[in-house]
């Protein structure tokens, strides 16, 4: 300096002026008032993603002896943390020339699949080679045939270890030697995942578990519109509730009772049941008291002091953690955070809290600091 | 705000790992038929929201966006 790889920070600044959310103090008003409005004066007011709502908690209600089933979720080891599918470190295998990225449990517990092609898709004779023993026939050259054969070809996304010798009819890990994989013992380093060495063993018969499954692990379900509390009214709901006479043609008076108080009001009913109906009894519903008493909507709370922010020191390779010291940093409920105007900058992204936190994934103009790799030049 | 569901030819649909170059009906098309139309017969055009993953192979299987729609006071 050029390329390219990572890991961090900022996300217009700064002044005035006028608004608007909400805090705390003053003053005024509303008959007190911790409640309600008004004005003054100060402190705060979106974000790295507030967004998807995919994961993990914390709060709340509902349910629940324990423990299995069933479902989903995860899945290399070892730490981290409240947990987590997140992070860190380490291991292994693939990509890059390198920094550096990506991925991870079993396929010999078992069941399904593997389209076309191909004989054959898991223990496979289609074309080739062979056909020694053994059969038929033979002109004795040899033909068929049983049969043996995974070296070679062709198919395909895959086709049964490579290489080279021995064998053999031909041939094959049938064996031998070398390599390359699995297993298995044992020794050595590691907490472990593994990784190194020597042994043994021809064990070498594929793939796919974002198909079921097997093995280990986690999850009881809903969700702040959760949920909890105030006053007032109604629906309802439970107890208690009576007797009628009499005068008048009729309204309606007089006595009596109920009822709350010298009132209003009521003493009713084409209701059920005892008998078909009368009387007379009992229930019911209503008028009235009393006692309970929802849901919505209203108001208040849940609601923000926190697994919280900087700073320092200590401990860990790192995630992190543990100790001091400061700090208060939105809480809304029709939902505030804007305009305008000077100056430097720039022509400025993606985007706007709603219970709260840790992740993750998606979008994102542009600036600023760093680590590493390569290459070139130059001291 | 929170829970959940769906997305295939214009339109309603079949598909559930390969036979998919994605059927089928309604509707558009072009030809036949017919003295015109209709109906009827014959043919054609026409789709997996989009992106990346798994896998030899994805409309399907998982993941991210995008879009719709439904429920909770």
């Nucleotide at each position: 300096u050029g390329c390219g790889u990572u890991g961090g920070u900022c996300a217009g600044g700064u002044a005035g002026u006028c608004g608007c959310g909400u805090g705390u103090g003053g003053c005024c008003g509303g008959u007190u008032a911790u409640c309600c409005g008004g004005c003054c004066a100060c402190g705060c007011g979106a974000g790295g993603a507030a967004a998807g709502u995919c994961c993990g908690g914390a709060c709340u209600c509902c349910a629940c002896a324990g423990g299995g089933c069933a479902c989903a979720g995860c899945g290399c080891c070892g730490g981290g943390u409240a947990a987590c599918g997140c992070c860190c470190g380490g291991g292994c295998g693939g990509g890059g020339a390198a920094a550096c990225c990506c991925g991870c449990g079993g396929a010999c517990a078992g069941g399904g699949c593997c389209a076309c092609a191909g004989a054959a898709a898991c223990a496979a004779a289609c074309c080739g080679c062979c056909g020694c023993a053994g059969g038929u026939c033979g002109u004795c050259a040899g033909a068929c045939c049983a049969g043996g054969u995974a070296a070679g070809g062709g198919u395909g996304a895959a086709a049964a270890g490579g290489u080279g010798g021995u064998g053999u009819a031909a041939g094959a890990g049938a064996c031998c030697a070398c390599c390359g994989g699995c297993g298995c013992g044992c020794c050595g380093g590691g907490c472990a995942a593994c990784c190194g060495g020597c042994g043994c063993g021809g064990c070498c018969a594929g793939g796919c578990a974002a198909c079921c499954c097997c093995c280990g692990u986690u999850g009881g379900g809903a969700g702040c519109a959760a949920g909890a509390c105030c006053a007032a009214g109604c629906a309802g709901g439970a107890g208690g509730g009576a007797u009628g006479g009499u005068c008048g043609c009729a309204a309606g008076g007089c006595c009596g009772g109920g009822g709350a108080g010298u009132g209003a009001c009521c003493c009713g009913c084409u209701u059920c049941c005892u008998u078909c109906c009368c009387c007379a009894g009992g229930g019911g519903c209503a008028a009235c008291c009393u006692c309970c008493g929802g849901g919505u909507a209203g108001g208040u709370c849940g609601c923000u002091a926190g697994a919280g922010g900087c700073c320092g020191g200590c401990g860990g390779u790192g995630a992190c953690g543990c100790c001091g010291g400061u700090c208060c940093c939105a809480g809304a409920c029709a939902g505030a955070u804007g305009a305008c105007u000077g100056c430097c900058g720039a022509u400025g992204a993606c985007a706007g809290a709603a219970u709260c936190c840790g992740g993750c994934u998606u979008a994102u103009a542009g600036a600023c600091c760093g680590g590493c790799g390569c290459a070139a030049a130059c001291u | 705000g929170g829970c959940c569901c769906c997305a295939u030819c214009g339109u309603c649909u079949a598909g559930u790992g390969g036979c998919c170059u994605a059927g089928g009906a309604c509707g558009c098309u072009g030809g036949c038929c017919u003295c015109u139309c209709a109906a009827g017969c014959c043919g054609g055009a026409a789709a997996c929201a989009g992106g990346g993953a798994u896998u030899c192979g994805a409309a399907u299987u998982c993941c991210c966006u995008u879009g719709g729609g439904g429920c909770c006071a």
This is a predicted complex of two RNAs, RNase P RNA and transfer RNA, with 452 nucleotides together. It holds a member of the Rfam family "Bacterial RNase P class A". From the family's description: Ribonuclease P (RNase P) is a ubiquitous endoribonuclease, found in archaea, bacteria and eukarya as well as chloroplasts and mitochondria. The coordinates come from a structure-prediction model, not an experiment, and the mean pLDDT is 77.